[in-house]
Context: one part of a larger RNA
Formats: sequence, structure tokens, C1' cells
RNA sequence: ACGCGGCCGGCCUGCCUAAUACAUGCAAGUCGAACGGGACUGCGCUUGUUGCUCCGCACAAUAGUGGCGAACGGGUGCGUAACGCGUAUGCCACCUACCCAUCACAGGGGGAUAGCCCGGAGAAAUCCGGAUUAACACCGCAUAUGACCAGCAUAUGGCAUCAUCAUCUGGUCAAAUCUGAAGAGGUGAUGGAUGGGCAUGCGUGCCAUUAUCUAGUUGGCGGGGUAACGGCCCACCAGGGCCACUAUGGCUAGGGGAUCUGAGAGGAUUGCCCCCCACACUGGUACUGAGACACAGACCACACUCCUACGGGAGGCAGCAGUAGGGAAUAUUGGUCAAUGGAGGGAACUCUGAACCAGCCGUGCCGCGUGCGAGACCACCGCCCUAUGGGUUGUAAACUGCUUUUGUACGGGAAUAAACGUACCUUCGUGAAGGUAUCUGAAUGUACCGUAAGAAUAGAGAUCGGCUAACUCCGUGCCAGCAGCCGCGGUUAUACAGAAGAUCCGAGCGUUAUCC
Repeated sequence: ACGCGGCCGGCCUGCCUAAUACAUGCAAGUCGAACGGGACUGCGCUUGUUGCUCCGCACAAUAGUGGCGAACGGGUGCGUAACGCGUAUGCCACCUACCCAUCACAGGGGGAUAGCCCGGAGAAAUCCGGAUUAACACCGCAUAUGACCAGCAUAUGGCAUCAUCAUCUGGUCAAAUCUGAAGAGGUGAUGGAUGGGCAUGCGUGCCAUUAUCUAGUUGGCGGGGUAACGGCCCACCAGGGCCACUAUGGCUAGGGGAUCUGAGAGGAUUGCCCCCCACACUGGUACUGAGACACAGACCACACUCCUACGGGAGGCAGCAGUAGGGAAUAUUGGUCAAUGGAGGGAACUCUGAACCAGCCGUGCCGCGUGCGAGACCACCGCCCUAUGGGUUGUAAACUGCUUUUGUACGGGAAUAAACGUACCUUCGUGAAGGUAUCUGAAUGUACCGUAAGAAUAGAGAUCGGCUAACUCCGUGCCAGCAGCCGCGGUUAUACAGAAGAUCCGAGCGUUAUCC
């Protein structure tokens, strides 16, 4: 997976095939305590019959500039036989936003631009021009504990290139404010923590019916580039480098923790969960940024799909659901942010198909039940033997007493939630710590508990020649058929088909596939 059969519950799992194509919705936002601004609505005021209109206050949406996040979380296993992974080390060759500790600082200026307004082009996507405006956006200047660069001299360490400390000279480099006055931020430097980058030893599938492979190839000098070492890249020079201890080539494959099996050694597997890697329609490229060469960012090219006014545009479910297709085969276009976690925010809070739940499926594992006691001229039917006496189904049934798990009906009814916040108090003493009260449950009126009636709601499947537990009759007659192997069937079949009985297992039982 399929066939037959099927009462219930708990936990887990659920496209193994087409990394095939995707309609629709959602899956990454947040901050007004960075900024210019401010529709709608409400209130007040002016005018006022209505209507129109002006001003002020409050609330505050969409859009815009800016900050942080979007590099996490989630998916898949195409590629990769490789420092990819595992393990053990190294970096005197490196980076690290947010967080923590310490030291020092934040002076004074400038020019724009989006938005808004006006105008224009276009079917649309979108774009262009003019005027005007703000900032924690952008750009100079000052200052420099210091950092970096260059240079001189000395000391110490080192095999050496060099490293460290101290002193001196020159050059380069900062900042940002908001405010409710409680706070939140900014800049430079050092150290930590966390996360990464690079290098190396060892291990890591099959084929020799693959034996040689290699020109940036191996090394050097000099430079470029990088956070950093390096032919990583380039110019020049040398002629090297790997290989039966299996190079090169081909095929297959993500790796590990683990899982299955086994007394172990081993063998097999890599689904769920965790760690690492790779990928995001296919191929390539860089930009931004602390971090990407970026699944729901950009650009270019191919293929495909869609819109078009034919000029031109839009798209990427290997996110969660869902659709078509393929297939033996795999689920809902569900609920909630209540908890855990994440992003932003001072916070309230917002977002979160992560997550937690619910739905479907015996796919698996585990548990429970389908009743219990008593009941014999051992009733009847059925089946079988026969010496006609009987045997078997079988205490099984009937009948009678008991129980109510489960199911049904009714009633009660949680925990998961204590933090943040708010109010108050206490302590130390200037921003914290503690305490009391209060606030918040998707699942859910769920789990669970109680009451009532009533054996009431509940047993199948395969096998019975030997292996292998379990035998007779009838039918058939090398036919029909069975079969995992041996084999059975040609007129007395325990092997085919049916019956009755038995055996095994049990809400499952068989078959197929596959591993030890």
C1' cells in the first nucleotide's frame, strides 16, 4: 500500500511519485517618545430659515522621509563524494548589529529632498517638469582620552618574517537629539558574551571491463583584492604538483545525532525531532547592510503563464491551507495569539499559517470493552461414527441472580495564568528590588466528577499435508483449481470446492514490498 472486517479513548505520524504547474486567501512588520504633515469624525465659536464657509480643540486613518527588523522563524533535499559532514585542534591571518562592563565625549554650522501644491505623458504599470518644506536623513568645520597610517630611537620576547611595552614627530577620523523631566537614545575606545569566517590532522559509497591526470597547473618574487590567510586574481620567473597507500574518470548519494536488527562485532536506514550544509522557476550578477550575493528584495538573460488601447507591462506556494496532474498511496481554502518564542515600541500594544489548539485518516504504539456467577434426563437442530449403544457442537443456549467499565440522558465543573501593565505599600537611595490587590483562556462547558435506567451499544480475519498449532464427511476426477518451498488433483484427495469441527491472533487479521 491493498483485501476482508471494524465499539471507544490517549499519544504520535501523515506526497516515499512530478525540485511538476499553480486559481484564491493569509504567512513581516513595527515605531507619532525621530520628522514634515494631517483626511474623516466629534465638540466649541462666527454667520445663519435652510444651505455654503472661516477659526480653535480633541481623536487620529491612508500615504511619505527616517530608525530597527526583514540574513530569524518556516519549507525542500535539486545539487554536492566535498574540509560538505563528524571529531580533534589552530588563527602572531579574522569579523561580530542588538546585549554587558569600563573610560572619554556630544561645540558650532550648511545645502538639499520625499511628502503636500501646480502642470504634463501613459490603456495600465508607472514616469517627467516647476514651486516649496522637515528631521535622530545628508554634508563640511572644531575638539581627540584614543584608534588607524607613516617615521626615528631604546628595551624585552621570538629560529625568522616579526611581536609587545614605553616615549617623540607628522597626517587622517566622531557625535543627535526627543521629552510628559521619569526616561529613551548618540559618538570614540578597550574588554566580555554570543554568532560567524578561514585553515589543518583523522574518518567518510560503488566501479580498474576507469591508469595516468594537470598550464593558474606546482612553487617563488612583486602587486591587486578581502574582515582575514591564500593562484583568490594579475604581471614576471622557475618546471614543478598528484598517483596502485588508487590519482583522474564514471555512477550513486545531502552528512551526523540517532532508528531498526544483532549476545556482540557488525549490517541496514537517515521518515518524524535536534545540529550542520545546500537550494528558492532555470542560469548569472552585484547593491544595501553588522550580517545576504538575500524563498514572499533588485538587475540581466532563457523557458512558461497572465493583462494590453499592441506602444508596453505583471508573475514565481521546495511558507500554511487549497487546486490540477502523476501515483498503489498521504489530511482542513479551520480557531487563537490564552501560553511558549520572535520583530518593533519607553510602554500600552501591534504583527506572527512560528507556535498552541481543533478537524480528517487504525498509518503506528498503548489502553479498555463487547459481560460475570449459577445452570444438564449433558434439551432441539446440524455434523460424524456405528456393534445403533453413542460422540461432538456444549455450560454453550434457554432459564435465573448480579454488575454498569463503556455508551446514552441529565447535572456540576477545572488546571494550563503568572508575569507585563495599573493602584497602593516597603527597602535601599535616584532607579531599581520586593510585597499586596486587580487585569487576561483559542482549545472549552473540554478533561474530570456525580446521578439514573438497562445486558443493555459492540467480533472479525486467516489457517488446519510436512515445515507449522489445528481432521473428518461430501462434491470434483491431471478437470476445476491450490501453491512460500517440497509438492497436491488421473474415482476412498486430512493439500482443490463446500460443510461441520478445530487452531492461531484479536479491533484487527491476512497478502504484497522491504531491512536485520